[in-house]
Description
A computed fold for a 468-nucleotide part of an RNA from an uncultured bacterium, annotated as small-subunit ribosomal RNA, 3' major domain.

Context: one part of a larger RNA
RNA sequence: UGACGGGGGCCCGCACAAGCAGAGGAGCAUGUGGCUUAAUUCGAUGCAACGCGAAGAACCUUACCCGGGUUUGACAUGUGGCUGCACGGGCUAUGAAAGUAGCCUUCCUUCGAGGGUGCCACACAGGUGCUGCAUGGCUGUCGUCAGUUCGUGCCGUGAGGUGUUUGGUUAAGUCCAGCAACGAACGCAACCCCUGUGCCGUGUUGCCACCGCGUAAAGGCGGGCACUCGCGGCAGACUGCCCGUUCACACGGGAGGAAGGUGGGGACGACGUCAAGUCAGUAUGGCCCUUACACCCGGGGCCGCACACGUGCUACAAUGGCGGGUACAGAGGGAAGCGAGGCCGCGAGGCGGAGCCAACCCCCAAAACCCGCCCCAGUUCGGAUCGGUGUCUGCAACCCGACACCGUGAAGCCGGAUUUGCUAGUAACGGCGCAUCAGCUACGGCGCCGUGAAUACGUUCCCGGGCC
Numbered sequence: 001u002g003a004c005g006g007g008g009g010c011c012c013g014c015a016c017a018a019g020c021a022g023a024g025g026a027g028c029a030u031g032u033g034g035c036u037u038a039a040u041u042c043g044a045u046g047c048a049a050c051g052c053g054a055a056g057a058a059c060c061u062u063a064c065c066c067g068g069g070u071u072u073g074a075c076a077u078g079u080g081g082c083u084g085c086a087c088g089g090g091c092u093a094u095g096a097a098a099g100u101a102g103c104c105u106u107c108c109u110u111c112g113a114g115g116g117u118g119c120c121a122c123a124c125a126g127g128u129g130c131u132g133c134a135u136g137g138c139u140g141u142c143g144u145c146a147g148u149u150c151g152u153g154c155c156g157u158g159a160g161g162u163g164u165u166u167g168g169u170u171a172a173g174u175c176c177a178g179c180a181a182c183g184a185a186c187g188c189a190a191c192c193c194c195u196g197u198g199c200c201g202u203g204u205u206g207c208c209a210c211c212g213c214g215u216a217a218a219g220g221c222g223g224g225c226a227c228u229c230g231c232g233g234c235a236g237a238c239u240g241c242c243c244g245u246u247c248a249c250a251c252g253g254g255a256g257g258a259a260g261g262u263g264g265g266g267a268c269g270a271c272g273u274c275a276a277g278u279c280a281g282u283a284u285g286g287c288c289c290u291u292a293c294a295c296c297c298g299g300g301g302c303c304g305c306a307c308a309c310g311u312g313c314u315a316c317a318a319u320g321g322c323g324g325g326u327a328c329a330g331a332g333g334g335a336a337g338c339g340a341g342g343c344c345g346c347g348a349g350g351c352g353g354a355g356c357c358a359a360c361c362c363c364c365a366a367a368a369c370c371c372g373c374c375c376c377a378g379u380u381c382g383g384a385u386c387g388g389u390g391u392c393u394g395c396a397a398c399c400c401g402a403c404a405c406c407g408u409g410a411a412g413c414c415g416g417a418u419u420u421g422c423u424a425g426u427a428a429c430g431g432c433g434c435a436u437c438a439g440c441u442a443c444g445g446c447g448c449c450g451u452g453a454a455u456a457c458g459u460u461c462c463c464g465g466g467c468c
Stems, first nucleotide, its partner, number of pairs: 008468006015459002019422005026314008034305002042053002064300007073124001077123006084117002088105007107115002126289002129287003135283001137278003140274001142272001147186006153162003166177003192266004197235007206225003211222003238260001241254005316415001320374006332363003337356002342351003381412001386407007428451007
């Protein structure tokens, strides 16, 4: 000077408390450990690994295993030599394929030479082989915590201190007052984006108040641009005004206002910490392999299952299940695509193809509400598991896809110790969309809207953090 203390003071945070919904018990999904295996490729490991890299493992991917093959190589550049021929395309034999062998067809340019291709030799290629304790880059984390420093001056023999402490205040080293300090930088805040109000401009593919036409019903049509809305621009909020407290800063209350005192959300992450993570995204030093630790292919594996843990989904029912009826979104996606109406099928789906390169066409919202049945039971709860039959994608669903229908109907009666999230359009509940993607093991991830709470006395205690 720091760090630490079952030292003290002050102060924060869903940290506790107050609440609501969960996890821990069940079944299944998924990741991990372990075990197994020819292989079950590799990495991630307290918070900060474990629905993580993986926003798509049947082949491919694929890095692993078994087997079949190749050796200037799947890929790059260059040198020398040789010979045929363009490259390419087609056919045959063989093979599981990769490949191997053979046949047919076929070059450009030119006086010559040359170019391209193949073969041989060489220099090299190649490596998801090792080291994240050699690295760049990127990322996690403390933590959106309010801190971290510098110049000059001053103090101290010096390390260093001061400034940054103190009093008040703030979400904030935010601001004010004071002070041997005076200034400054990186952080905070603001500037950026979305959202909430209004105005102006612009009206098609959007909208429909008024007029006309029209329909079983329809902005369906003429017309219109007022409204909604889309796009662009502007205004608006600043403690500006009033009252109180007050040296000041500011705080409490009020008015007006769509909105207050950072309006709500996002992007944004200081000096640094963890030799944190990543050599398997890429880059890269060193080391190692070179008929193999490289490369191609067929099949298998990454999906194995006595177990253990994490994260989820579905439930255990009546605020429910089932049947019928009937409403109301937003944000996105669509050409090797989205695909109406119609017809066929109980259904997954099939046939067909209008329209749409899309404010134009397509992509049903569900919970809710109304009527009815069930009558508390392992049930009309629950749907695992298994049998059968199918649909779709794809070269191919045995290992190992999703979905549909019929049958089967398991555990499960609200979960021990313990533990998680959340303070408002939040939690909880409900559905919809997107990326990846042929299909899909998505119950994951990222978004969107609908319905829409309870509670916070308080800071003694647990956890993390800030200042003295």